[in-house]
The RNA shown here (transfer RNA) has 83 nucleotides and comes from a Planctomycetota bacterium. The coordinates come from a structure-prediction model, not an experiment, and the mean pLDDT is 81. Its Rfam family is "tRNA". Rfam's curators write: Transfer RNA (tRNA) molecules are approximately 80 nucleotides in length.
């Protein structure tokens, strides 16, 4: 330096323009079980909310669209080739 994959909730991972606060797994947290524990079952697990619901979000910056984690564009950064 040149190509190619990729960055998403605490970790991992899926999502392929509108049914997305985003499935699953692990973890944490509260419950139920248990003499205690663990294993198991059930919630919750971005924020406020009692709840309906409301905000802000998918690496960062602009863009395209009525609508963007998804499509273009540029920069960060990781892995792989190649040189």
């Nucleotide at each position: 330096g040149g190509g190619c994959a990729g960055u998403u909730a605490c970790c991992g991972a899926a999502g392929c323009g509108g049914c997305c606060a985003a499935a699953c797994g692990g973890g944490u947290c509260a419950g139920a079980c248990u003499g205690u524990a663990a294993a198991u079952c059930u919630g919750a697990u971005g924020g406020c909310u009692u709840a309906c619901g409301c905000c802000u979000u998918c690496c960062g910056u602009g863009g395209u669209u009525c609508a963007a984690a998804u499509c273009c564009a540029c920069g960060a950064c990781u892995g792989c080739c190649c040189a």
Lineage of the source: Bacteria > Pseudomonadati > Planctomycetota.